[in-house]
RNA sequence: GAACAAGGUUGGGGGUGUUCCGGAGCAAACCGGAACUGAGAUCAUACCCUGUGAACCUGAACCGGGUCAUGCCGGCGUAGGGAAACCGAUUCGAUCUGCA
Numbered sequence: 001g002a003a004c005a006a007g008g009u010u011g012g013g014g015g016u017g018u019u020c021c022g023g024a025g026c027a028a029a030c031c032g033g034a035a036c037u038g039a040g041a042u043c044a045u046a047c048c049c050u051g052u053g054a055a056c057c058u059g060a061a062c063c064g065g066g067u068c069a070u071g072c073c074g075g076c077g078u079a080g081g082g083a084a085a086c087c088g089a090u091u092c093g094a095u096c097u098g099c100a
Stems, first nucleotide, its partner, number of pairs: 001092003007087004011050004017036007056081003062075004
């Protein structure tokens, strides 16, 4: 000087749905509770992801299956987008100095 596993630091990115019950209400929004999936369903100083990037967004009021219902599951998906720097065991190389 280069490479670099696990992990870490700092910064950055991201989502928060569905159904039912109650409150209030013309209704919807709203408030409280329960249930489903999930890491997470706004208790967040949490959780997930950060380029070997399906975290997340778009397509999408998409297609197939299933569900009381829903990105609930699969497809779409080698699609189009999407947020980085450092530390780091160790390895490799170059140079300099000393000793033999």

Source information:
RNAcentral holds the sequence, with entries from Rfam. Predicted 3D model of a 100-nucleotide RNA (TPP riboswitch aptamer (THI element)) from Rhodohalobacter mucosus. NCBI's taxonomy places the organism under Bacteria, Pseudomonadati, Balneolota, Balneolales, Rhodohalobacter. Rfam family: TPP riboswitch aptamer (THI element). Its family is annotated with thiamine pyrophosphate binding in the Gene Ontology.